[in-house]
Context: one part of a larger RNA
Molecule: large-subunit ribosomal RNA, domain IV
Organism: Mobilibacterium timonense
RNA sequence: CUAUUGUUAAGGAACUCGGCAAAAUGACCCCGUAACUUCGGGAGAAGGGGUGCCCUCGAAAGAGGGCCGCAGUGAAGAGGUCCAGGCAACUGUUUACCAAAAACACAGGUCUCUGCUAAAGCGAAAGCUGAAGUAUAGGGGCUGACGCCUGCCCGGUGCUGGAAGGUCAAGGGGAAGUGUCAGGGCAACCGAAGCACGGAACUUAAGCCCCAGUAAACGGCGGCCGUAACUAUAACGGUCCUAAGGUAGCGAAAUUCCUUGUCGGGUAAGUUCCGACCCGCACGAAAGGCGUAAUGAUCUGGACACUGUCUCAACAAUAGGCUCG
Numbered sequence: 001c002u003a004u005u006g007u008u009a010a011g012g013a014a015c016u017c018g019g020c021a022a023a024a025u026g027a028c029c030c031c032g033u034a035a036c037u038u039c040g041g042g043a044g045a046a047g048g049g050g051u052g053c054c055c056u057c058g059a060a061a062g063a064g065g066g067c068c069g070c071a072g073u074g075a076a077g078a079g080g081u082c083c084a085g086g087c088a089a090c091u092g093u094u095u096a097c098c099a100a101a102a103a104c105a106c107a108g109g110u111c112u113c114u115g116c117u118a119a120a121g122c123g124a125a126a127g128c129u130g131a132a133g134u135a136u137a138g139g140g141g142c143u144g145a146c147g148c149c150u151g152c153c154c155g156g157u158g159c160u161g162g163a164a165g166g167u168c169a170a171g172g173g174g175a176a177g178u179g180u181c182a183g184g185g186c187a188a189c190c191g192a193a194g195c196a197c198g199g200a201a202c203u204u205a206a207g208c209c210c211c212a213g214u215a216a217a218c219g220g221c222g223g224c225c226g227u228a229a230c231u232a233u234a235a236c237g238g239u240c241c242u243a244a245g246g247u248a249g250c251g252a253a254a255u256u257c258c259u260u261g262u263c264g265g266g267u268a269a270g271u272u273c274c275g276a277c278c279c280g281c282a283c284g285a286a287a288g289g290c291g292u293a294a295u296g297a298u299c300u301g302g303a304c305a306c307u308g309u310c311u312c313a314a315c316a317a318u319a320g321g322c323u324c325g
C1' cells in the first nucleotide's frame, strides 16, 4: 500500500447525483396507538414500561419479601420510523449472463366471430386440437380491481346490410358476313342444302359503383375580426371553412419548448418537491379520463433517530504485497 474487520474526541449528512455504505432499531410481556378506509385494514402504526437470582405462598399463572452486578431477551441470532407525492389496484411474471420496472400478466369491462362435421388452429392428406365441450360455451381484438364516468364526428378507410339500377368473366346463345360448289345467267355476277369460318343481339355470379348502418372499428375533434361607462378581459356579435370542430375531468403534468413561467409552502439559502393559477409549443375520455384504501427489493421530495458519509483523519487486528534474512 491492498482486502476484510474493530474502535474513536467534538460535531452529526456539513459527504454525495442520491444517507450509497455503515450505524441505529431488533426477542417476549404489558400499556398505548392518528389521518384515511373498499370497515377487512392502516397496525408491530407511532410512543412508553418491564425482563436476573434466592425464600415463602400457589396446581399454574402469578403475588409478597430479600440479594448481586456497569450491565439480567447479561453471549449469538431477531423490524429503523414518520410525513407528502408520481406510477401500477393487488399476489404474481420478465430481458438464463449489464434493465425486476411505471413493462407483461391479472380478476373485471366491452366489441366481434362461432348453431356444432362450430368458429379458429396444425397438417398436400388421413387425421388431430378446439372438446369427449355446445352461446352461463369456445376463438380473436382492445381495456385492465374498485368508485364516478366514457362527450361530438360515418366525409375518408374498414366491416355489416341492401330480390332496384350501372359496370362486369368464363359459359350459354347464335344474327350479319365470309370460303367452298349443285344450280342459274350471254356476261358481270347471283347462289339453296351441306361442310368450314365468323361471331352481333340476348342471358349471366361475386366484386366494384351506388344506397344505408356502424367509432369500447382504423381514425378525426378549426381560423380571422370586433365588442362592456378607468384599464384589462370578453358573457355577446360578424365572417370563412369542416364529417364534426375537444364535452366532463385534469393541467408547467412520466406530457410545458419559451421555463429556474408566476404566486404560495417548506430552507438562512430550494433548476428538485408540495399546493395553486391556465398563456395545454404539443392532456383528454376503454392506444380509456379523473379519483382511490391496501400493496411495491418501484420512483421523487421532506423529517426524526443514528452514525467515520463528511469536517479530517487516527489507532488496532487478520490475510496478502513490499524490505531484510
Base pairs, nucleotide, nucleotide: 001320002319003318004317005316006315007314008313010311011310014309019306027051028050029049030048031047036041038145052067053066054065055064056063057062068072080304081303082302083301084300085299086298087296088295092104093103108143109142110141111140112139113138114137120129121128122127146291147290148289149288151221152220153219156218157217158214159213160212161211162210165209166208167207171203172202177197178196179195180194183190184189222240223239224238225237226236249283250280261277262276263275264274265273